[in-house]
Context: one part of a larger RNA
RNA sequence: CCACUCAGUGAAUGGCUCGGCUCAAGAGCUGAUGAAGGACGUGCCAAGCUGCGAUAUGCCCCGGGUAGGCGCAAGGAGCCUUUGAACCGGGGAUCUCCGAAUGGGAACUCCUAACCGAUUGGUUGAUCCCGUCAGGGAUCGGGAACGCCCCGGAUUGAAACAUCUUAGUAGGGGCAGGAAGAGAAAUCGUAAGAGAUACCGUGAGUAAAGGCGAUUGAAAGCGGCACAGUUCAAACCGAAUCCCCGCAAGGGGAGAUGUAGUGUUAUAAGCCGAAUCCGUAACGCAGAGCCUGAGAAGCUGAAGUUGUCUGGAAAGACACGCCAUAGGGGGUGAUAGCCCCGUAAGCGCAAUCAGUCUGCCGGGAUUCGUGUCUUGAGUACCGUGGGUUGGAAUUCUCGCGGGAAUUUGGGAGUCACCAACUUCCAAGACUAAAUACAACUUGAGACCGAUAGUGUACUAGUAGGGUGACCGAAAGCUGAAAAGCACCCCAUAUAGGGAGGUGCAAAGGGCCUGAAAUUGAGUGGU
Numbered sequence: 001c002c003a004c005u006c007a008g009u010g011a012a013u014g015g016c017u018c019g020g021c022u023c024a025a026g027a028g029c030u031g032a033u034g035a036a037g038g039a040c041g042u043g044c045c046a047a048g049c050u051g052c053g054a055u056a057u058g059c060c061c062c063g064g065g066u067a068g069g070c071g072c073a074a075g076g077a078g079c080c081u082u083u084g085a086a087c088c089g090g091g092g093a094u095c096u097c098c099g100a101a102u103g104g105g106a107a108c109u110c111c112u113a114a115c116c117g118a119u120u121g122g123u124u125g126a127u128c129c130c131g132u133c134a135g136g137g138a139u140c141g142g143g144a145a146c147g148c149c150c151c152g153g154a155u156u157g158a159a160a161c162a163u164c165u166u167a168g169u170a171g172g173g174g175c176a177g178g179a180a181g182a183g184a185a186a187u188c189g190u191a192a193g194a195g196a197u198a199c200c201g202u203g204a205g206u207a208a209a210g211g212c213g214a215u216u217g218a219a220a221g222c223g224g225c226a227c228a229g230u231u232c233a234a235a236c237c238g239a240a241u242c243c244c245c246g247c248a249a250g251g252g253g254a255g256a257u258g259u260a261g262u263g264u265u266a267u268a269a270g271c272c273g274a275a276u277c278c279g280u281a282a283c284g285c286a287g288a289g290c291c292u293g294a295g296a297a298g299c300u301g302a303a304g305u306u307g308u309c310u311g312g313a314a315a316g317a318c319a320c321g322c323c324a325u326a327g328g329g330g331g332u333g334a335u336a337g338c339c340c341c342g343u344a345a346g347c348g349c350a351a352u353c354a355g356u357c358u359g360c361c362g363g364g365a366u367u368c369g370u371g372u373c374u375u376g377a378g379u380a381c382c383g384u385g386g387g388u389u390g391g392a393a394u395u396c397u398c399g400c401g402g403g404a405a406u407u408u409g410g411g412a413g414u415c416a417c418c419a420a421c422u423u424c425c426a427a428g429a430c431u432a433a434a435u436a437c438a439a440c441u442u443g444a445g446a447c448c449g450a451u452a453g454u455g456u457a458c459u460a461g462u463a464g465g466g467u468g469a470c471c472g473a474a475a476g477c478u479g480a481a482a483a484g485c486a487c488c489c490c491a492u493a494u495a496g497g498g499a500g501g502u503g504c505a506a507a508g509g510g511c512c513u514g515a516a517a518u519u520g521a522g523u524g525g526u
Stems, first nucleotide, its partner, number of pairs: 001525008014512001015477002019448002021445006028437001029142002037098003040053003044076002048072002059092006068080003103112003113124004125140006146177001147175005157164001161211001187194002199224004208216002229430003232376001236261001240259001241254005266407001268375003271371001272369007284360005291355004298347003304320001305336001306319004321338002323327001329341003381402007409425005464471002484511001488498003
């Protein structure tokens, strides 16, 4: 030096999975009755996590549940429990300090008042509303993403760059809900008609916009999904109305700058005048708990522990049986329909919700006549300058200037104007579902299997880094059962070794398997 063998180091690989990822369904707000989130405490021994709050790993009640229990966590000591603990579900009590933080203050979870009551306790924040000036009430903050409104870039592309594009995107601000927004035609359409809105597919990369460059980019219609319609102002009428105190009687207030009633539209309707017909329904509010349904923890739930063999162990092999509306799945000393938990199927139910029932309130439709009345004004519309849009002269919107009509009326029909025709009725308001999201619950997977899958399968947004904004890991596996190596010996003495014991096996505590690089020893060859 080479080869082999035996050991070490090392951690790959294989197997496993209390974790992820994705999809689906369900459910979807919370807070001054002090939240979300934290700090500090709290255990017999207690550093971390979890739980809880000076009543502090917990207290009370109701329901379930069963013989064990005192969290992760295995130990020692002690204690609780069939007078029913632990555990599970529902309701309640307590709930330090900070935090919207709210008596005042604060240089970080601390400091310090006044008044009332007195034994603990209570009140005192800002803004706004009501008020008889005693008091009463609302809002504030948080929420994974989703939503609406306002503000609003740049890199980039155009092979440079300025209009343009990126893009009304990123980002910032405000506000809301379980969804939000939109929404019942002054809409479309074309000579036929449709009939609120949203969303999906198509129409369609079409019409259109565009240094007509780069690029941008609809709508109607059609097919689906889901369907739901209502209400003011006014005309007319004129207190017929509403609120507070009170058992009532009654008193006080709001209201003629109009409460209540009526009425709500385009083939015009309403109003006004006259006439006719149907009818006690629907909606809403309150109550009751009889009944029905939904609804928590939960309950019942078939059939082999039969023989022989192997083995540490039977669920394996062989042989013989049984159940099945249950042969999904998991566990059990190897692979179990019949051992255990379950599964199919069925049952049960508190809070609560819905239906139901009872009471209160309470109507609708049609025709004829008339035109004296009403039908949303700095609005419609026009000019001009911006922004925006596919919107082109004709999208939407803002500033400035001008500025109508009133049913013999008004708007729209994609250049302007005129006529005809078609269609609708602006300048008030509300409205479920189909839609979005995925923090929460449940289920599933021809997704991953510890350098993967979440950054996190473990004390993970931890340890650690940074003045800070912020950045941010590594780390899973003994065994069926701790049976976790008693006793003895060596010794540099809680190390390590020998001998011995447990176990199927040392698998011997970062312990399943245990590759390679790499290290040592031995044997052989040279």
The prediction has a mean pLDDT of 81. Large-subunit ribosomal RNA, domain I from a Halobacteriota archaeon, 526 nucleotides, folded computationally. Its Rfam family is "Bacterial large subunit ribosomal RNA". Rfam links the family to the GO terms ribosome and structural constituent of ribosome.